[in-house]
C1' cells in the first nucleotide's frame, strides 16, 4: 500500500419517540480551528395481495406507530367515572 477479522463509533430494518437486543450497511471527494468536526456522495432501507403492463409506470384490495420485547405519543372502537 491492499486484503480480512473485531472492537468502537456512525447509519438503517414500509407512520412518531426511548430502553434493551437481533439483523444489515459504513463507499469516495472536498475543506476546516485537523486523535475531532463540517459539506456532498455510495450502501444498507423504501410492506403485502390481485389485475392490466412484460417486467418501467398505472389501477385496485389489504395492512402495522416495533427489526423483536416493553413504554411513551397520536389516531380509532367499547366501558366507566
Nucleotide at each position: 500500500a491492499u486484503c480480512g477479522a473485531a472492537g468502537c463509533c456512525g447509519g438503517c430494518a414500509a407512520u412518531g419517540g426511548a430502553u434493551u437486543c437481533u439483523g444489515c450497511c459504513g463507499u469516495c471527494c472536498c475543506g476546516g480551528c485537523c486523535u475531532c468536526c463540517g459539506g456532498g456522495u455510495a450502501a444498507a432501507c423504501c410492506g403485502c395481495c390481485c389485475g392490466a403492463u412484460c417486467u418501467u409506470c398505472c389501477g385496485g384490495g389489504c395492512c402495522g406507530a416495533u427489526g423483536a420485547c416493553u413504554c411513551c405519543u397520536a389516531c380509532u372502537g367499547c366501558g366507566a367515572g
A computed fold for an 81-nucleotide RNA from an Opitutaceae bacterium, annotated as Fluoride riboswitch aptamer (crcB RNA motif). Its Rfam family is "Fluoride riboswitch aptamer (crcB RNA motif)". For this family Rfam cites "Widespread genetic switches and toxicity resistance proteins for fluoride" (Baker et al., Science, 2012).